[in-house]
RNA sequence: GUGCAGCGCGCCUAGGGAUCCGGUCUGACAAGACGCAGGACCGAGAGGUGCAAGCCGGAUGAUUUGGCGCUUCCGCCGACAUAAUCCGGUGACACGGCGGGACAAAAGCCCGGGAGAC
Numbered sequence: 001g002u003g004c005a006g007c008g009c010g011c012c013u014a015g016g017g018a019u020c021c022g023g024u025c026u027g028a029c030a031a032g033a034c035g036c037a038g039g040a041c042c043g044a045g046a047g048g049u050g051c052a053a054g055c056c057g058g059a060u061g062a063u064u065u066g067g068c069g070c071u072u073c074c075g076c077c078g079a080c081a082u083a084a085u086c087c088g089g090u091g092a093c094a095c096g097g098c099g100g101g102a103c104a105a106a107a108g109c110c111c112g113g114g115a116g117a118c
C1' cells in the first nucleotide's frame, strides 16, 4: 500500500411523530381542528444497563496414539493434545453531513462505523 472478514441481542432513556384509545376546541348532526406533560407505538454504531459471540489463562478430559503383558475378547503404564464441560479475566475505540427510505407518520430508526474529515 492492497484485499478479505468482524463489530450481535434484550431492557431502558434522549428523541420522535399521530394509524388506534382517550382528551380539548368548533359544530344541531355529520364531521373538522389541535401532540395534548395521558394510554399505546417507533427509538440510538458513536447514550445507559444486562447478557452473548470471540479472545486470554487455568482445571477436568474422552475417541485416538505409543509401550508392555498376554487370556491376543482384553489388561496395565505413559504422552501430549483434540472435542466437550467448568472456573476466572477480557469483551476495546469511535469527528461525521446533505439527501433518500419504511410503517399512519416522524425521528438520533434504516441507507450508515456510509460520503467526507482527521
Stems, first nucleotide, its partner, number of pairs: 008051005015042002020039002022036001023034004054090007065078005093113001095116001099111003
Model confidence (mean pLDDT): 77 of 100. Guanidine-I riboswitch aptamer from uncultured Roseibium sp., 118 nucleotides, folded computationally. It matches the Rfam family "Guanidine-I riboswitch aptamer". On this family, see Reiss et al., Structure 2017: "Structural Basis for Ligand Binding to the Guanidine-I Riboswitch".